[in-house]
RNA sequence: GCUUGCCGUUAGGGGUGGCCGCGUGGCCUGAGAUGAUACCCUGACGACCUGAACCGGGUAAUGCCGGCGGAGGGAAACGGCGCGCCAUUUCG
Numbered sequence: 001g002c003u004u005g006c007c008g009u010u011a012g013g014g015g016u017g018g019c020c021g022c023g024u025g026g027c028c029u030g031a032g033a034u035g036a037u038a039c040c041c042u043g044a045c046g047a048c049c050u051g052a053a054c055c056g057g058g059u060a061a062u063g064c065c066g067g068c069g070g071a072g073g074g075a076a077a078c079g080g081c082g083c084g085c086c087a088u089u090u091c092g
Base pairs, nucleotide, nucleotide: 001085002084004082005081006080007079008078009077010076011042012041013040014039017028018027019026020025048073049072050071054067055066056065057064
């Protein structure tokens, strides 16, 4: 110096649906369901968006599950520690 793993700091990206006549209450899925000093994600197969008023299954219902899907798009810098590799210097 590079690679890779973990951690940290700062910065950034993102979603918030279905049902119970209504909802400041409850139920379903989920990390998170319009609120948060929360949660998830930051280079990618895995936050999330598009295709999509898509296809199959299932449900009380849904962006519930699967497919599509290694699809197209999508937000990073720095520091620390460790492994490995390369180069250089010093000593013997």